[in-house]
A computed fold for a 73-nucleotide RNA from an Akkermansiaceae bacterium, annotated as transfer RNA. Its mean pLDDT, the model's own confidence on a scale to 100, is 80. Rfam family: tRNA. It was read from a public genome assembly.
RNA sequence: GGCCGGAUAGCUCAGUUGGUAGAGCGGAGGAUUGAAAAUCCUUGUGUCGACAGUUCAAGUCUGUCUCUGGCCA
Repeated sequence: GGCCGGAUAGCUCAGUUGGUAGAGCGGAGGAUUGAAAAUCCUUGUGUCGACAGUUCAAGUCUGUCUCUGGCCA
């Protein structure tokens, strides 16, 4: 330098045909216990990497860029 993927909650990741964004873990609060652990219940104000474009409507489609993983040279 060329090609292919990834970037969404604190972490690991879903997100269908474009239609108002979720799970697990963790954290916090509560129940229980003499006190803990375990268990159970409750609890999410996320500039969806950045900037533009298309659209009534974009995490999703298009362009450029940034970071990151892999392959080729």